A computed fold for a 75-nucleotide RNA from Actinoplanes cyaneus, annotated as c-di-GMP-I riboswitch aptamer. It was read from a public genome assembly, where an Rfam model found it. Its mean pLDDT, the model's own confidence on a scale to 100, is 85. Of the family's consensus pairs, 94% are formed in the model.
RNA sequence: CGGCGAGAAAGGCAAACCCGGCGCGAGCCGGGGACGCAAAGCCACAGGACCCACGAGGUCGGCUGGGCUACCACC
Repeated sequence: CGGCGAGAAAGGCAAACCCGGCGCGAGCCGGGGACGCAAAGCCACAGGACCCACGAGGUCGGCUGGGCUACCACC
């Protein structure tokens, strides 16, 4: 540098649920908590789902694809 994710390890994230806050809502933020995750890091670009005050509106990246970036192990 390229490939790769079987097992492992350092480290990381954190579903449901509970508490507090925000939002009309989908949902989001903080704390607790761990079902899981090898990009469960980031981006609404394509598809998809969802919400609405129906607008040139919004939510979901832990639904799929794509783009960008990155740790460790292995080849």